[in-house]
Molecule: Purine riboswitch aptamer
Organism: Paenibacillus protaetiae
RNA sequence: CAAACAGCAUAUAUACUACUUCGUAUAAUCUUGGGAAUCGGCCCUGGAGUUUCUACGAGAUCACCGUAAAUGAUCUGGCUACGAAAAAAGGAAAAGUUCCG
Numbered sequence: 001c002a003a004a005c006a007g008c009a010u011a012u013a014u015a016c017u018a019c020u021u022c023g024u025a026u027a028a029u030c031u032u033g034g035g036a037a038u039c040g041g042c043c044c045u046g047g048a049g050u051u052u053c054u055a056c057g058a059g060a061u062c063a064c065c066g067u068a069a070a071u072g073a074u075c076u077g078g079c080u081a082c083g084a085a086a087a088a089a090g091g092a093a094a095a096g097u098u099c100c101g
Base pairs, nucleotide, nucleotide: 020085021084022083023082024081025080026055029048030047031046033044034043035042040065041064049056058076059075060074061073062072063071090100091099092098093097
C1' cells in the first nucleotide's frame, strides 16, 4: 500500500431468510448481604463461573426441620452466544442436475 474478515455509522437494495438435530460454553452451578413463610421451605440484591451476550429458574419424588431458622438429595426438561449439519418457502446456474438459502 492492497485485499479479505469483524464491529459501528450512513445510504441503497430485498426470497428477510423458517423448522429441526448435533457440538462448544455452564455444572441451568457456587456464593455475599437483607427480608419473608412455618397451612411453610420463598422473595430481593451483590459477586464468582464462560476466549461469551444472555440466563442461572421450574416441576416431580424422597428426605429433613416440629413452630425454630435453616434446608438437603435425585431425576426431568431449557433459554442464550458461537460453530456445524440438514433444509422449507424462495432464489441462481452451464438445468433429467448442481449450488445458495